[in-house]
RNA sequence: CAAGCUGACCGGGUGAUCGCGUCCUGCACGGCAGGAUGAGGAAAGUCCGCGCUCCACAGGGCACGGUGCUGGCUAACGGCCAGGCGGGGCGACCCGAUGGCAGAGUGCAACAGAGAGGUGUGUAUUGCCUCGCCGCAAGGCGGGGUGAGGGUGAAACGGUGCGGUAAGAGCGCACCAGCGCUUGUGGCGACACAGGCGGCUAGGCAAACCCCACCGGGAGCAAGACCAAGCAGGAACGAGGGGCGGCCCGUCCCGCUAUCAGUUCCGGGUAGGUCGCUUGAGGCGUCGGGCAACCGCCGUCCCAGAUAGAUGAUCACCACCCGCCGGCUUGCUGGCGGGAACAGAACGCGGCUUACAGGUUAGCUUGGGUC
RNA sequence: GGGCGUGUAGCUCAAUGGCAGAGCAGUGGCCUUUUAAGCCAUUGGUUAGAGGUUCGAGUCCUCUCACGCUCA
Numbered sequence: 001c002a003a004g005c006u007g008a009c010c011g012g013g014u015g016a017u018c019g020c021g022u023c024c025u026g027c028a029c030g031g032c033a034g035g036a037u038g039a040g041g042a043a044a045g046u047c048c049g050c051g052c053u054c055c056a057c058a059g060g061g062c063a064c065g066g067u068g069c070u071g072g073c074u075a076a077c078g079g080c081c082a083g084g085c086g087g088g089g090c091g092a093c094c095c096g097a098u099g100g101c102a103g104a105g106u107g108c109a110a111c112a113g114a115g116a117g118g119u120g121u122g123u124a125u126u127g128c129c130u131c132g133c134c135g136c137a138a139g140g141c142g143g144g145g146u147g148a149g150g151g152u153g154a155a156a157c158g159g160u161g162c163g164g165u166a167a168g169a170g171c172g173c174a175c176c177a178g179c180g181c182u183u184g185u186g187g188c189g190a191c192a193c194a195g196g197c198g199g200c201u202a203g204g205c206a207a208a209c210c211c212c213a214c215c216g217g218g219a220g221c222a223a224g225a226c227c228a229a230g231c232a233g234g235a236a237c238g239a240g241g242g243g244c245g246g247c248c249c250g251u252c253c254c255g256c257u258a259u260c261a262g263u264u265c266c267g268g269g270u271a272g273g274u275c276g277c278u279u280g281a282g283g284c285g286u287c288g289g290g291c292a293a294c295c296g297c298c299g300u301c302c303c304a305g306a307u308a309g310a311u312g313a314u315c316a317c318c319a320c321c322c323g324c325c326g327g328c329u330u331g332c333u334g335g336c337g338g339g340a341a342c343a344g345a346a347c348g349c350g351g352c353u354u355a356c357a358g359g360u361u362a363g364c365u366u367g368g369g370u371c
Numbered sequence: 372g373g374g375c376g377u378g379u380a381g382c383u384c385a386a387u388g389g390c391a392g393a394g395c396a397g398u399g400g401c402c403u404u405u406u407a408a409g410c411c412a413u414u415g416g417u418u419a420g421a422g423g424u425u426c427g428a429g430u431c432c433u434c435u436c437a438c439g440c441u442c443a
Base pairs, nucleotide, nucleotide: 001367002366003365004364005363006362007361008360009359010358012318013317014316015315016314017313018312020038021037022036023035024034025033026032027031040342044353045352047351048350049349050348051347052220053219054218055217059249060248061247062246064216065215066214067213068212069083070082071081072080073079084098085096086095087094088093099211100210105209106208107205108204126149127146128145129144130143131142132141133140134139158176159175160174161173162172163171177201179198180197181196182195183194184193185192186191224275225274226273227272233266234265235264236263237262238260240254241253242252243251282301283300284299285298287296288295289294320339321338322337323336324335325334326333327332328331372442373441374440375439376438377437378436381395382394383393384392389426397413398412399411400410401409419435420434421433422432423431
C1' cells in the first nucleotide's frame, strides 16, 4: 500500500422566528406569562424470558407445548461468556436445534437400478473364469462359479498393498479409517491422548413418530383498584354453577324449592375522571474479584409520561458527501447547485431478530514494496 | 396498545416429504341462421418473500411481508 476478519461508537452542530406535551412558580385564573424538561440504537417485529396485577394460597397426575454437547453467569431465558466436538477458510476468524449405543420399538427413501435395509442382491446389461456342444479359425449357443470392473442412484456395506485362486471376494495377512468392549493418564465436565482385545464393516433421516433429561397453571396495564354520572325491565331455562386453554383428582367460593346462584335471548344506560405511571434487576465514575459473561463496595445523578395521543417547521452559518465551472504553487482554494438513512415511546425491564445514507475508532490476518 | 388467525392459477378449494391438480372463468375449434347450453382441445403457478433441515419442501423449522378477526 492492497485485500480482508473481529469488536466498540456516532448517526449533524450553533443561532433566530413560529408551534406543541408535561412539571414548577406567579397572576387580573374557562386562561395567560416566566422557567425547567421533552425519543431510539433499534422506541420496530411481538420471537423468547421476567417483574407487576387479577384469577384461590398457584396444588398433584395425564395430555399438550418448549428446550436439548459441557461448565458457568443471570431474576429468568430458546440469551450471554468460556470450553469440547464437527464443518468451512492459506489465515485472522466464521457456522452448527450438536441428547438418543442409557436401554427399546416403529416408520420413510419417489424415479432409476440386479439389489434401498437384511443371514438383502444377481434368468439384468456388460465383463472375468471354467465345463459341454457347434465351428478349420475368429467366434456362437447352453450349464456352472464370481460379485472385484463398467453401469443406476442423493446413498450400493470399508481403503491401499501383498498373498491366494480356474477366475475372484476380509478368503488370509500387514497398515490405515471406522465399530464394540476394556485399561491407564489429563480434565469439575463435554472430551482428548496412549495401549490391549474382539469380530471383520455395523449406513442415512429424530427441524419423522417416539424415548430420555429439564422446564412450563391461565390471562394480560383495554391487567387491575377507586370515584362520579346514568338506567327499566322482560322472556325462556334452571339445581347445580364458577375459579378465562383439554381431562381427572384435590381444594376454595356462590347457590340448593325460591326474597332462586347462574345461563341464553330481547330491551335500557354510560363513552367521564383519579390511581396503576415511571426510582429502576436504573445511568455514570473510581476501586476490587473473575480469562470472560458478570458480581461486589463507595461516590454521584434523576433522565419523556401523552390518552386521539407532544417531542415539529422555516431560514442563516459551519462541518460532511456528490456534480459542474474557475484559479494556481498539483493538492489546495473560490463560486453555483444538489444530497444527508432506518425509523418514531404508550406499564417497565433483560435478550434475540429484522431495517439502517454516511462516518469515526481499536485489535488482528494474508499478500506485496522499501529501509 | 395487547392477543389470535390466514396466505396455492383470475375466483373457490385440493394435494401422506416424492412429476403442483380439480371445478368455474379465459382462449381456439365443433354444433347452430346467430347466441346460450353442450362436446373437444388448450393457456395460465416465484405455492406471499428469504434462509435452513433433508437426496428431495406447497408440506418441517426460523425470519420478514401483506391481509383479516378480537379485547375497555
This is a predicted complex of two RNAs, RNase P RNA and transfer RNA, with 443 nucleotides together. Its mean pLDDT, the model's own confidence on a scale to 100, is 78. It holds a member of the Rfam family "Bacterial RNase P class A". It is annotated as a ribozyme.